[in-house]
Context: one part of a larger RNA
RNA sequence: CUCUUGUUAAGGAACUAGGCAAACGAGCCCCGUAACUUCGGAAUAAGGGGCGCCCACUUCGGUGGGCCGCAGCUAAGCAUCUCAGGCGACUGUUUACCAAAAACACAGGUCUCUGCUAAGACGAAAGUCGACGUAUAGGGGCUGACGCCUGCCCAAUGCUCGUAGGUUAAUCGGAGGUGUUAGGGGUAACCCGAGGCACCGAAUUGAAGCCCGAGUGAAUGGCGGCCGUAACUCUAACGGUCCUAAGGUAGCGAAAUUCCUUGUCGGGUAAGUUCCGACCCGCAUGAAAGGCGUAACGACUUGAGAACUGUCUCAACAAGAAGCUCG
Repeated sequence: CUCUUGUUAAGGAACUAGGCAAACGAGCCCCGUAACUUCGGAAUAAGGGGCGCCCACUUCGGUGGGCCGCAGCUAAGCAUCUCAGGCGACUGUUUACCAAAAACACAGGUCUCUGCUAAGACGAAAGUCGACGUAUAGGGGCUGACGCCUGCCCAAUGCUCGUAGGUUAAUCGGAGGUGUUAGGGGUAACCCGAGGCACCGAAUUGAAGCCCGAGUGAAUGGCGGCCGUAACUCUAACGGUCCUAAGGUAGCGAAAUUCCUUGUCGGGUAAGUUCCGACCCGCAUGAAAGGCGUAACGACUUGAGAACUGUCUCAACAAGAAGCUCG
């Protein structure tokens, strides 16, 4: 020097990515307790006082001082607090051994399939689960308490329904053709060739599907551009035009989303790329891949404050254990 501890003047986060670590705090009794709220909570909110011994008062009780001994007893150990934002409602679950979370689940919502030999799943099958259940049931998808809500587009893709017409397989059918050759012809080469057998094969027949016609978004998904216009200027309620299936509604918005960007304004600080409140020019928000709120909850995450401290200014001392020396 290192490790495990203890104490520290003055200051008190100046440390640092960040109060990481440490410190503070902690029990019982009494007083007291805000916003907000789903009226349950928030709440042990916060904050304050008391606790031993002695004296006085007092029915009991007898606990006082010194020494020795014994038996017991005890806040020993174990939570800092407040304000504001984000996310997720909550208790739960998870990467056994780098991630505990805003991820998963969840009750609730909704869509869809399934009439029972159910749908679905496992299994060549038998069979089993579903279920000794029966649509207030069961399977699958998405969303995720609760509150207020959930806009427009069915052109594309998917799904459902429809079926006149078109197209369409095996199949049905067998027009026609080919091979073979008994035979016939030919000097020969070779030609013709019935029947049988074999092969090819045109019309004809022919379902679903597709084309086609509708419906459907808590189905996959999508939700414009240019130009002009008001008596300062600016802006554009308004107009024109092109395109589209339809051109983003409510809400929210520099956001877990904003590139430009440390946007601009306000707040907090002496000073704030973070934070909070606004604005809206949303590069590239937006409504169950849900939108916006929300009490309670959280080893979540961001910012601020009180208290507290060796985190630091700036280091010091002490105890123990290694190291080191001797054996």
A computed fold for a 327-nucleotide part of an RNA from an Armatimonadota bacterium, annotated as large-subunit ribosomal RNA, domain IV. RNAcentral holds the full RNA, with entries from ENA. Its mean pLDDT, the model's own confidence on a scale to 100, is 84. Lineage of the source: Bacteria > Bacillati > Armatimonadota.